This is a predicted complex of two RNAs, RNase P RNA and transfer RNA, with 465 nucleotides together. It holds a member of the Rfam family "Bacterial RNase P class A". Gene Ontology terms of the family: dimeric ribonuclease P complex, tRNA processing and ribonuclease P activity. It is annotated as a ribozyme. From the family's description: Ribonuclease P (RNase P) is a ubiquitous endoribonuclease, found in archaea, bacteria and eukarya as well as chloroplasts and mitochondria.

RNA sequence: GGAGUAAACCAGGCGAUCGCUGGCCCCUGACAGGGCUGGAGGAAAGUCCGAACACCGCAGGGCAGGGUGCUCCAUAACGUGGAGUCGUGGCGACACGAAGGAAAGUGCAACAGAAAGUACACCGCCUCUCGUCGCGGUCUCAACGCCGCGGCGGGCGGUAAGGGUGAAACGGUGCGGUAAGAGCGCACCAGCUUCCCGGGUGACCGGGAGGCUCGGCAAACCCCACCCGGUGCAAGACCAAAUAGGGGGGCGUUCGAGGGUUGCCCGCCCGAGCCCCCGGGUAGGUCGCUCGAAGUGCCGGGCAACCGGCACUCCAGAGGAAUGGUCGCCACCCGCGCGGGGGUAACCCCGCGCGGGACCAGAAUUCGGCUUAUGAGUUGCUCCGACC
RNA sequence: CGGGGCGUGGCGCAGCCUGGAAGCGCGCCUGCUUUGGGAGCAGGAAGUCGGAAGUUCAAAUCCUCUCGCCCCGACCA
Numbered sequence: 001g002g003a004g005u006a007a008a009c010c011a012g013g014c015g016a017u018c019g020c021u022g023g024c025c026c027c028u029g030a031c032a033g034g035g036c037u038g039g040a041g042g043a044a045a046g047u048c049c050g051a052a053c054a055c056c057g058c059a060g061g062g063c064a065g066g067g068u069g070c071u072c073c074a075u076a077a078c079g080u081g082g083a084g085u086c087g088u089g090g091c092g093a094c095a096c097g098a099a100g101g102a103a104a105g106u107g108c109a110a111c112a113g114a115a116a117g118u119a120c121a122c123c124g125c126c127u128c129u130c131g132u133c134g135c136g137g138u139c140u141c142a143a144c145g146c147c148g149c150g151g152c153g154g155g156c157g158g159u160a161a162g163g164g165u166g167a168a169a170c171g172g173u174g175c176g177g178u179a180a181g182a183g184c185g186c187a188c189c190a191g192c193u194u195c196c197c198g199g200g201u202g203a204c205c206g207g208g209a210g211g212c213u214c215g216g217c218a219a220a221c222c223c224c225a226c227c228c229g230g231u232g233c234a235a236g237a238c239c240a241a242a243u244a245g246g247g248g249g250g251c252g253u254u255c256g257a258g259g260g261u262u263g264c265c266c267g268c269c270c271g272a273g274c275c276c277c278c279g280g281g282u283a284g285g286u287c288g289c290u291c292g293a294a295g296u297g298c299c300g301g302g303c304a305a306c307c308g309g310c311a312c313u314c315c316a317g318a319g320g321a322a323u324g325g326u327c328g329c330c331a332c333c334c335g336c337g338c339g340g341g342g343g344u345a346a347c348c349c350c351g352c353g354c355g356g357g358a359c360c361a362g363a364a365u366u367c368g369g370c371u372u373a374u375g376a377g378u379u380g381c382u383c384c385g386a387c388c
Numbered sequence: 389c390g391g392g393g394c395g396u397g398g399c400g401c402a403g404c405c406u407g408g409a410a411g412c413g414c415g416c417c418u419g420c421u422u423u424g425g426g427a428g429c430a431g432g433a434a435g436u437c438g439g440a441a442g443u444u445c446a447a448a449u450c451c452u453c454u455c456g457c458c459c460c461g462a463c464c465a
Base pairs, nucleotide, nucleotide: 001384002383003382004381005380006379010375012330013329014328015327016326017325018324020039021038022037023036024035025034026033041360045371046370048369049368050367051366052365053232054231055230056229060266061265062264063263065228066227067226068225069224070084071083072082073081074080085099086097087096088095089094100223101222105221106220107217108216122163123162124159125158126157128155129154130153131152132151133150134149135148136147137146138145171189172188173187174186175185176184190213191212192211193210194209195208196207197206198205199204236287237286238285239284246278247277248276249275250274251273258270259269260268280464281463282462294313295312296311297310298309299308300307301306332357333356334355335354336353337352338351339350340349341348342347389461390460391459392458393457394456395455398414399413400412401411408445416432417431418430419429420428438454439453440452442450
């Protein structure tokens, strides 16, 4: 210098001026006006999880449904985080992992291929056997017959070593063994599993002994373990306003419609009204509404996430919805030019001038996370190259 | 603010649950038929299945993230 990787931080500051908006105060009969003071984020976003809070019969039983899934810890809780284990990728710094079970069951695997799952025989290899042909032997005058060997064709079988198909074909290599073969036997290796010893809270790791060779998919159904009542601030409480409290149809009144904020059933409670269509009216105000698992600083504990203690601070609460514009100076980054310095050099450092740049986006009950969008700078570490 | 649904040839849709062949109707193109057009008959073209990662041998389909569009939700009687 290049390439990469990880973590943390920031999203400009000050002043002037013109505006917007919440609260308080002054003034006013009221409006207007004036003063002081507060006024977006790292994601306010997606609404993907978890909670707080509120209401509902405090939510009983069964079925169904949904979620999570290595270990330990953290936390109000979590599908989040921290530290680890194992696996995969990378030369490495490091990164990623929905990482229980396929030796419970059901299922799936197109095409190709003989066969796709208590495997399978297409080619090939081998034993036996039948037919036929040839050669040799034997008996005979000769032939038939008999015996042996070989070729071809057929049949009953054996065989997964070899060929070929596929994403995937029942462990790999070697030796033995066999008619030919095969974990059939043995050695080494790989994997699974049972037991023992040692380490660790644990996942798991190291070592030893025995047995086995049992394929993949559970982000297929499923099984196992654990968790889940529902609805969301349009929750909910109060005040006010208004009318055609209308018309039509259907169901129902103990043979029970319908409702009681869980999809279905049971149980319990209420129960005389309920549902649909047409038409009508009001669409205003107050509370919930921001002091909270809050923030900042210091100290202590812990590898860390995080926890504890003390001190200080109050930091948007609007309701079609404010939080903005312009100018100047300073700071940051980039490019070009000039000057000075360092170095063999690539290049680096300092100063000045000119020009340019500075994101994604925006609260709407509130928190903790995740995910996605996004500019610039700094630092640690790794690899490569050049020079000394 | 909260809840729900949909993206597949030019248009409207099926296929997705239960993963293997990309399909239907209308439209379009070519030919035949007709004096010509329409209708009819025969044949044909046209698809990154909204986008990106993942699971799997294999993804329109399963899973996660994301983009776009649409719908519903006040009170009285």